[in-house]
RNA sequence: AACUCAUCCAGAGGAGCUGAGGGAUACGGCCCUGUGACGCUCCGGCAACCACCGUCUGCUCAUCAGCAGGCGGAAGGUGCCAACUCCGUCCCGCCUUCGAUGCGGGAAAGAUGAGGG
Numbered sequence: 001a002a003c004u005c006a007u008c009c010a011g012a013g014g015a016g017c018u019g020a021g022g023g024a025u026a027c028g029g030c031c032c033u034g035u036g037a038c039g040c041u042c043c044g045g046c047a048a049c050c051a052c053c054g055u056c057u058g059c060u061c062a063u064c065a066g067c068a069g070g071c072g073g074a075a076g077g078u079g080c081c082a083a084c085u086c087c088g089u090c091c092c093g094c095c096u097u098c099g100a101u102g103c104g105g106g107a108a109a110g111a112u113g114a115g116g117g
Base pairs, nucleotide, nucleotide: 003115004114005113006112007111008110013043014042015041016040017039021032022031023030026089027088028087029086044081045080046079049077050076052073053072054071055070056069057068058067059066060065085109090106091105092104093103094102
């Protein structure tokens, strides 16, 4: 790698380099982009998945302590900093004469984290 679990309508940008496409993939739409996108580097920030710290509750325990959960912090490990994961595609429901559009739910795919080997 496979596989498992959780989350994905919140939040957070400046500078330098580069120079033409970019928004995962296919198609359709829509958008960003020579007023320099995408990418890379530096700095800054967001967030709270993991670790850590504080605190509260419950359980176990003679105690130390351990476990579970809530809240707060944030100097560590990741991640992230246009648009819901940019939107649709497949299925179901509502609406509709039917369909499309629209609205809601789910799936698939993907991303990130924690496991996993």